[in-house]
Notes:
Predicted 3D model of a 99-nucleotide RNA (SAM riboswitch aptamer (S box leader)) from Mongoliibacter sp. The sequence was found by an Rfam model in a public genome assembly. Model confidence (mean pLDDT): 87 of 100.
RNA sequence: GAUUUAUAAAGAAGAGGUAAGAGAUCAGGCUCGAUGACCCUCUGGCAACCAUCCGCUAGGAAAGGUGCCAAAACCUGCCCAAUGAGGGAACUAUAAAUU
Repeated sequence: GAUUUAUAAAGAAGAGGUAAGAGAUCAGGCUCGAUGACCCUCUGGCAACCAUCCGCUAGGAAAGGUGCCAAAACCUGCCCAAUGAGGGAACUAUAAAUU
């Protein structure tokens, strides 16, 4: 990198560094940002996919490997639905397994 399966409306921030853009991509909107965003480091935290333990089914404990800590994956885009509510797909992200 590819494939499969599962999940994605819940949850969880302080300090230091840096400096102008950032929110995956494209378009439209909206939002965050010199009262310092995004990113990096440290510390803290959330969750519970895998692993561990109890039960050995349901479930529970705990937190080792990941992941995550503005807004629903920020919203919309394609299809169904009535234009709506809503549902589905695609794409993306993460986990686990295979390759």

Background: Rfam family: SAM riboswitch aptamer (S box leader). From the family's description: The SAM riboswitch is found upstream of a number of genes which code for proteins involved in methionine or cysteine biosynthesis in Gram-positive bacteria.